Predicted 3D model of a 72-nucleotide RNA (transfer RNA) from a Candidatus Fibrimonadaceae bacterium. The same sequence occurs in records of 2 taxa. It matches the Rfam family "tRNA". The family's RNA type in Rfam is transfer RNA. RNAcentral holds the sequence, with entries from ENA. The source organism's lineage runs through Bacteria, Pseudomonadati, Fibrobacterota, Fibrobacteria and Candidatus Fibrimonadaceae.
Formats: sequence, structure tokens, C1' cells
RNA sequence: GCCUCCAUCGUCUAGUGGUCAGGACAUGGGACUUUCAAUCCCAGAACAGGGGUUCAAUUCCCCUUGGAGGUA
Repeated sequence: GCCUCCAUCGUCUAGUGGUCAGGACAUGGGACUUUCAAUCCCAGAACAGGGGUUCAAUUCCCCUUGGAGGUA
């Protein structure tokens, strides 16, 4: 250089065009407890950036950025 794949809450991850973007852990608050832990309830928190297609895009297409693998 070329080819392929990946990018979603703090972390790990689900989501094959339309339903409030869901779950686990973590974090904050509360309940319980003499206290702590455990358990239970509640809350906040995310689609890498830009453009295109579409009535509608996390999802499909293109470019950029970052990462992984392959190739001489």
C1' cells in the first nucleotide's frame, strides 16, 4: 500500500428500517439491619464524526477518524 472485520451508558453487551435504544456489573439515593455485608426498590447515564438513500436510519450506502486481523 491493498483486503476483511469492529466502533452503542463508566465497563461488558443486546438490538437485520418504525414500539421511550434494552440488560448485567458499576455509580448515586432509599428500604431492611444495632452496624457492615448480602438482598430488595428507585434514579442518572450511550448509538465515533460527516454526508447520502428513505415518509422514517443504531440498522442500508459512501468518506473520514480510531482499533484488530490478513497479505508481499